Predicted 3D model of a 454-nucleotide part of an RNA (small-subunit ribosomal RNA, 3' major domain) from Codium arenicola.
Its Rfam family is "Bacterial small subunit ribosomal RNA".
RNAcentral holds the full RNA, with entries from ENA and SILVA.
Its mean pLDDT, the model's own confidence on a scale to 100, is 83.
NCBI's taxonomy places the organism under Eukaryota, core chlorophytes, Ulvophyceae, Bryopsidineae, Codium.
[in-house]
Context: one part of a larger RNA
RNA sequence: UGACGGGGGCCCGCACAAGCGGUGGAGCAUGUGGUUUAAUUCGAUGCAACGCGAAGAACCUUACCAGGAAUUGACAUACUUGUUGGUUUUUUAGAAAUAGAAAACUGUUAAAAAGAUACAGGUGGUGCAUGGCUGUCGUCAGCUCGUGUCGUGAGAUGUUGGGUUAAGUCCCGCAACGAGCGCAACCCUUGUCUUUAGUUGAUAUCUAGAGAGACUGCCGGUGAUAAACCGGAGGAAGGUGAGGAUGACGUCAAGUCAGCAUGCCCCUUAAGUCCUGGGCGACACACGUGCUACAAUGGUAUAGACAAAGAGAAGCCAACCUGCGAAGAUUAGCAAAUCUCAAAAACUAUAUCUCAGUUCGGAUUGCAGGCUGCAACUCGCCUGCAUGAAGUCGGAAUCGCUAGUAAUCGCUGGUCAGCCAUACAGCGGUGAAUAUGUUCUCGGGCCUUGUACA
Numbered sequence: 001u002g003a004c005g006g007g008g009g010c011c012c013g014c015a016c017a018a019g020c021g022g023u024g025g026a027g028c029a030u031g032u033g034g035u036u037u038a039a040u041u042c043g044a045u046g047c048a049a050c051g052c053g054a055a056g057a058a059c060c061u062u063a064c065c066a067g068g069a070a071u072u073g074a075c076a077u078a079c080u081u082g083u084u085g086g087u088u089u090u091u092u093a094g095a096a097a098u099a100g101a102a103a104a105c106u107g108u109u110a111a112a113a114a115g116a117u118a119c120a121g122g123u124g125g126u127g128c129a130u131g132g133c134u135g136u137c138g139u140c141a142g143c144u145c146g147u148g149u150c151g152u153g154a155g156a157u158g159u160u161g162g163g164u165u166a167a168g169u170c171c172c173g174c175a176a177c178g179a180g181c182g183c184a185a186c187c188c189u190u191g192u193c194u195u196u197a198g199u200u201g202a203u204a205u206c207u208a209g210a211g212a213g214a215c216u217g218c219c220g221g222u223g224a225u226a227a228a229c230c231g232g233a234g235g236a237a238g239g240u241g242a243g244g245a246u247g248a249c250g251u252c253a254a255g256u257c258a259g260c261a262u263g264c265c266c267c268u269u270a271a272g273u274c275c276u277g278g279g280c281g282a283c284a285c286a287c288g289u290g291c292u293a294c295a296a297u298g299g300u301a302u303a304g305a306c307a308a309a310g311a312g313a314a315g316c317c318a319a320c321c322u323g324c325g326a327a328g329a330u331u332a333g334c335a336a337a338u339c340u341c342a343a344a345a346a347c348u349a350u351a352u353c354u355c356a357g358u359u360c361g362g363a364u365u366g367c368a369g370g371c372u373g374c375a376a377c378u379c380g381c382c383u384g385c386a387u388g389a390a391g392u393c394g395g396a397a398u399c400g401c402u403a404g405u406a407a408u409c410g411c412u413g414g415u416c417a418g419c420c421a422u423a424c425a426g427c428g429g430u431g432a433a434u435a436u437g438u439u440c441u442c443g444g445g446c447c448u449u450g451u452a453c454a
Stems, first nucleotide, its partner, number of pairs: 001454002003451003007448007015438002019401005026292008034283002042053002064278006073119001077118002079115003083111001085106009121267002124265003130261002132256003135252001137250001142181006148157003161172003187244004192212007215238001218232005281420001294394001298353007310341003315334002321328002360391001365386007407430007
């Protein structure tokens, strides 16, 4: 000087408390451990791994396993040969890769093919050799420097102190005076008004540009005459208006050699490459994250109302027709403020059920179908009929949330042929309760003290 303390003081945070709703019990979905397996590819492992990489494993993906193949190779550059080539169709063997045959078309001087060797190739190892990127403490208020001064020196001072703030924010004081990275502001969205423009929209709006507006500016009080705090006025908005983006010096040899790049090591008729089938989907069990429920503030039936944000050409697909339905058939419109997806749902009205394992709940299973796709057996989604499991609010324990928030209700998108999405990322609708406070738990900041620790 730091670090640590079941030392002290001050302060903060959904940290506790006050509330609301969950998880932990059930069924299912998903990830992980374990076990199993020919293989169940690999990585991530307290917070900060476990609906994580994966914004989508039937083949492909795919890295794993079994089997079948070729060895300058699936891919690149260089040399030689000098047209030996390519496309389509048919065909033989085969699971295919591949090997062979026939026909037609086509190409001709820079491509392809063949050959030999330099080499290619490696999702093989090392994240404790690395770059880059990321997580975390933490959007916490800190981390430093120049000159000066003090100290033999390590270092100190500044950055401590008195107030104050969300803030090392600002004020005052002070052997310090200044400065930098952070804080704040500048950026985006949103809330009010003015104005300009606009078709496909509309006359109240909407869309997208420009501007105004909030600064403790004004008043009163407190305060040290300061910074600031408390109350008030006006105002759409008041003291950071709300939300986002933005993450200092550093910590964890944190994570990633499997995004990519890369040193070194290793493989080179294989640890590289191609293919078929399987596996990544197994299942006594354990854990995490979710979805659906256990019902009457509800279920069912009929009728009616109100969004936002998105997407669309190998696409979105209206209306009509067929089908109980998934869907099919047909065919308008739309590269979209024009057309389509598109029905918003919770809600409202009426009727019914009357507290029961039920008209709750929907797992599981059977049958019959639809769709995507070479192909749904392992292993897809959807529909109809039938079946109708557990579950009556969940032990110890534990999580989220302070306002348009929690809770609850639907809608959209990416990935994507299809989809195991209940995930993820967004969008709007309805819309609470509580906070006396800082004794305690956890984490953090500043000062101080002890230390046999560095």